[in-house]
RNA sequence: CUUUUAUCCAGAGUGACCGAGGGACUAGGCCCGAUGACGUCACCGCAACCGCGCAGCUGCCCGCUGCGAGAGGUGCGAAUUCCUACCCCGCCGACCUUCGGUGGGGGCAGAUAAGGA
Numbered sequence: 001c002u003u004u005u006a007u008c009c010a011g012a013g014u015g016a017c018c019g020a021g022g023g024a025c026u027a028g029g030c031c032c033g034a035u036g037a038c039g040u041c042a043c044c045g046c047a048a049c050c051g052c053g054c055a056g057c058u059g060c061c062c063g064c065u066g067c068g069a070g071a072g073g074u075g076c077g078a079a080u081u082c083c084u085a086c087c088c089c090g091c092c093g094a095c096c097u098u099c100g101g102u103g104g105g106g107g108c109a110g111a112u113a114a115g116g117a
Stems, first nucleotide, its partner, number of pairs: 002116007013043005021032003026085004044077003048074003052068006081109001086106009
């Protein structure tokens, strides 16, 4: 770099340094930011996955589910992945049967984990 599967409405901050932008791309919004954002480091914390422990399914292995802890490996610590964009359905309102609003579902994309090539 690519690919598979799963999850993404919960949760979790202090200090120091830096110094102007940041919230993935593009666009429209909306927010954060000199009361110092973003980023980096230290410590702290959270608990998504792997892993660990316990229980059940089940006599065993594998696997699945639940609970727990937070050794270890990643990750994460503003706002739903901040909201929307593409498709479908319901409802309401207008009426060149299409458009606007709104709710739901699916998809695309992204992030993370565990694997594959």

SAM riboswitch aptamer (S box leader) from a Phycisphaerae bacterium, 117 nucleotides, folded computationally.